[in-house]
RNA sequence: GCGACAGUGGUGCAGUUGGUAGCACGCGACCUUGCCAAGGUUGAGCUCGCGGGUUCGAGUCCCGUCUGUCGCU
Numbered sequence: 001g002c003g004a005c006a007g008u009g010g011u012g013c014a015g016u017u018g019g020u021a022g023c024a025c026g027c028g029a030c031c032u033u034g035c036c037a038a039g040g041u042u043g044a045g046c047u048c049g050c051g052g053g054u055u056c057g058a059g060u061c062c063c064g065u066c067u068g069u070c071g072c073u
Stems, first nucleotide, its partner, number of pairs: 001072007010025004019056001027043005049065005
């Protein structure tokens, strides 16, 4: 230098032919218990690496760019 894959709450991940983002763990409050742990109820938190474009509408499609992994030279 070239190519492939990945980037989504605090962490690990899902997200179907574009229809407005969810699961587990974690966190807060409450209940249960003499206390802790465990369990139950409930709540907050991600506008999707970044910037543009297409579209009525983009995590998803297109372009550029950044980071990481792997391969080639």